[in-house]
The part of an RNA shown here (small-subunit ribosomal RNA, 3' major domain) has 476 nucleotides and comes from an uncultured rumen bacterium. RNAcentral holds the full RNA, with entries from ENA and SILVA. Rfam family: Bacterial small subunit ribosomal RNA. Its mean pLDDT, the model's own confidence on a scale to 100, is 81.

Context: one part of a larger RNA
RNA sequence: UGACGGGGGCUCACACAAGCGGUGGAGGAUGUGGCUUAAUUCGAGGCUACGCGAAGAACCUUAUCCUAGGCUUGACAUAUAGAUAAUCCUACCUGAAAGGGCUAGGCGUCUUCGGACAAUCUAUACAGGUGCUGCAUGGCUGUCGUCAGCUCGUGUCGUGAGACGUCGGGUUAAGUCCCUUAACGAGCGAAACCCCUGUCGUUAGUUGCUAUCAUUAAGUUGAGCACUCUAGCGAAACUGCCGAAGUUAAUGAGGAGGAAGGCGGGGACGACGUCAAGUCCUCAUGGCCCUUAUGCCUAGGGCUGCACACGUCCUACAAUGGAUUCCACAAAGGGUUGCCAAGUCGUGAGACGGAGCCAAUCCCAAAAAAGGAUCCCCAGUUCGGAUUGUAGUCUGCAACUCGACUACAUGAAGCCGGAAUCGCUAGUAAUCGCGGGUCAGCAUACCGCGGUGAAUAUGUUCCUGAGCCUUGUACA
Numbered sequence: 001u002g003a004c005g006g007g008g009g010c011u012c013a014c015a016c017a018a019g020c021g022g023u024g025g026a027g028g029a030u031g032u033g034g035c036u037u038a039a040u041u042c043g044a045g046g047c048u049a050c051g052c053g054a055a056g057a058a059c060c061u062u063a064u065c066c067u068a069g070g071c072u073u074g075a076c077a078u079a080u081a082g083a084u085a086a087u088c089c090u091a092c093c094u095g096a097a098a099g100g101g102c103u104a105g106g107c108g109u110c111u112u113c114g115g116a117c118a119a120u121c122u123a124u125a126c127a128g129g130u131g132c133u134g135c136a137u138g139g140c141u142g143u144c145g146u147c148a149g150c151u152c153g154u155g156u157c158g159u160g161a162g163a164c165g166u167c168g169g170g171u172u173a174a175g176u177c178c179c180u181u182a183a184c185g186a187g188c189g190a191a192a193c194c195c196c197u198g199u200c201g202u203u204a205g206u207u208g209c210u211a212u213c214a215u216u217a218a219g220u221u222g223a224g225c226a227c228u229c230u231a232g233c234g235a236a237a238c239u240g241c242c243g244a245a246g247u248u249a250a251u252g253a254g255g256a257g258g259a260a261g262g263c264g265g266g267g268a269c270g271a272c273g274u275c276a277a278g279u280c281c282u283c284a285u286g287g288c289c290c291u292u293a294u295g296c297c298u299a300g301g302g303c304u305g306c307a308c309a310c311g312u313c314c315u316a317c318a319a320u321g322g323a324u325u326c327c328a329c330a331a332a333g334g335g336u337u338g339c340c341a342a343g344u345c346g347u348g349a350g351a352c353g354g355a356g357c358c359a360a361u362c363c364c365a366a367a368a369a370a371g372g373a374u375c376c377c378c379a380g381u382u383c384g385g386a387u388u389g390u391a392g393u394c395u396g397c398a399a400c401u402c403g404a405c406u407a408c409a410u411g412a413a414g415c416c417g418g419a420a421u422c423g424c425u426a427g428u429a430a431u432c433g434c435g436g437g438u439c440a441g442c443a444u445a446c447c448g449c450g451g452u453g454a455a456u457a458u459g460u461u462c463c464u465g466a467g468c469c470u471u472g473u474a475c476a
Base pairs, nucleotide, nucleotide: 001476002475003473004472005471007470008469009468010467011466012465013464015460016459019424020423021422022421023420026315027314028313029312030311031310032309033308034306035305042053043052065301066300067299068298069297070296071295074126078125079124080123081122082121083120084119088106089105090104091103092101093100094099108117109116110115128290129289131288132287133286137284138283139279140278141277142275144273149188150187151186152185153184154183155164156163157162168179169178170177194267195266196265197264199235200234201233202232203231204230205229208225209224210223213222214221238261241255242254245251317417321376322375323374324373325372326371333364334363335362338357339356343352344351345350383414388409389408390407391406392405393404394403430452431451432450433449434448435447436446
């Protein structure tokens, strides 16, 4: 100087407390361990692995996964030398395909006619490797932590390691600011600048909107651009005003006005560093290793296997509910290999059909919970939907291993969950649906969107983590 302490002081955080809803029990989905297997490819491992890489394993993907069949200058690149019509197209034999075979037919481009280009074969350099090492590395990422810290120049003090500055008194979300001061300044962080959202003005008025006039089944059309909205520009919030308190300071309980008040709400943004943290399987790369194989192609299988254990979720156990029926109100997105309307058929998944739309125009599209009416009457039930059978639909060469969906039948467990444990402070939790990416098909996952919409905390003793000061130390 650090680190540590079942030392101290001050402070903070959904850390506890106060509340609300869960997990742990059930069934299922998914990941992991284990077991099994010819193979169940590999990685990730307390917090910071385990719905993670994987934004989607039937084939492909897919890999030193396994079994089997094949290729050897190779699936791909560059170069050199030589040869050729062998290239390419059509057909044939063998084969599961890849591959192998040989035959038949047709056939290159440019040209200064020397040749050049392209292709194939032979030969050689080489290609290739998701092989190893993340403890050789770059890059990227997680974490402490959006915590308030981490440093430097000059100067001063100390023999020196170092210290001061950065401490102290206040204050703040903040090393934020003020005062004091052997310090004076500065940098990286904090804040601000950026984006979304909340109010208003202005510009613009179609595909958007409709107050007035006309018209219609309908903003449908004429008309209008007020209003809504869209998207550009601007205004607005700064403790600006009042003000208890405070050191005349920084600040600050409260108040006014205001759409918004003291960081208005949310996002992006992550200092010096820590964990030899993660990744050589995104990519790049040193070294090592393989080279008729650890490279490459193909078929089938596996990654989906199931006595079990754990994580994360979904659906429930019901009456604040279930069923039937009527009836409203969103936002944000996507669409030409696409979204697909009306209409018809089918109980339905869906099929036929073909209008419109490269989209503020058309379509996906029905929002659902909510609200009205009726039934159920507390039961393993009109709760719950697992499992299984049969018959179908769709995608796709192909749904056996191993897809999703539909109809009928079947109707497990489950009556609120032990020890323990998680999230959340407001448009939040809880609850309800909608969309998107991936994608031929497949979503209870992920990423977004809006609807309805709480309770509690005016405290810091304790648990956990963190910051500053201080103290002890046989630790570095």